[in-house]
About this RNA
This is a predicted structure of a 102-nucleotide RNA (Glycine riboswitch aptamer) from Usitatibacter rugosus.
RNA sequence: CCCAUCUGAUCGGGAGAGAGUCGGUCGAGGGAUAGAACCCUGGAUCGAUCGCCGAAGGGGUAGCACCCGCAAACUCUCAGGCAAAAGGACCGAUCGGACCCG
Repeated sequence: CCCAUCUGAUCGGGAGAGAGUCGGUCGAGGGAUAGAACCCUGGAUCGAUCGCCGAAGGGGUAGCACCCGCAAACUCUCAGGCAAAAGGACCGAUCGGACCCG
């Protein structure tokens, strides 16, 4: 110095599962009206309720290690999620840092 390993950032890829039902609140668009009441549409949020997913995180463990411990893509679904958006384990590329155990 390079590779490998760890790590940060950026870019790209990235699955699964009801746009569920009921009730309340908020405001938006349209119709109606002298103005409202009222009607339609879709959105956000709170509560309840049934079904489901598994790839943020978290727990358990198979296993590894055996001094301390490490730990799954398996499993549980607490959390999170079930149109789009967002998120997303993991993979690739680029740039930087750490390390000198190999």
Its mean pLDDT, the model's own confidence on a scale to 100, is 80.